[in-house]
RNA sequence: GGCGUGGUAGCUCAGCCGGUUAGAGCGCAUGAUUCAUAAUCAUGAGGUCGCGAGUUCAAUCCUCGCCCACGCUA
Numbered sequence: 001g002g003c004g005u006g007g008u009a010g011c012u013c014a015g016c017c018g019g020u021u022a023g024a025g026c027g028c029a030u031g032a033u034u035c036a037u038a039a040u041c042a043u044g045a046g047g048u049c050g051c052g053a054g055u056u057c058a059a060u061c062c063u064c065g066c067c068c069a070c071g072c073u074a
Stems, first nucleotide, its partner, number of pairs: 001073007010026004019057001028044005050066005
């Protein structure tokens, strides 16, 4: 350099073959419980869905370019 896979919450990931509110577990905060901690339960915060453009009434999802990670190959 070429090809492929991936990039979504602090971390690990799901999501769909475009559709109206973007989710789970862990973690974090607050409260309940406890003499106290852990555990458990409840509630909550947290996201430009890598960046930019395009198609569309509508894009996390499709197309193009770029960036990053990993693998294969020369």
Record summary:
A computed fold for a 74-nucleotide RNA from a Prevotellaceae bacterium, annotated as transfer RNA. The source organism's lineage runs through Bacteria, Bacteroidota, Bacteroidia, Bacteroidales and Prevotellaceae. RNAcentral holds the sequence, with entries from ENA. Rfam family: tRNA. Model confidence (mean pLDDT): 81 of 100.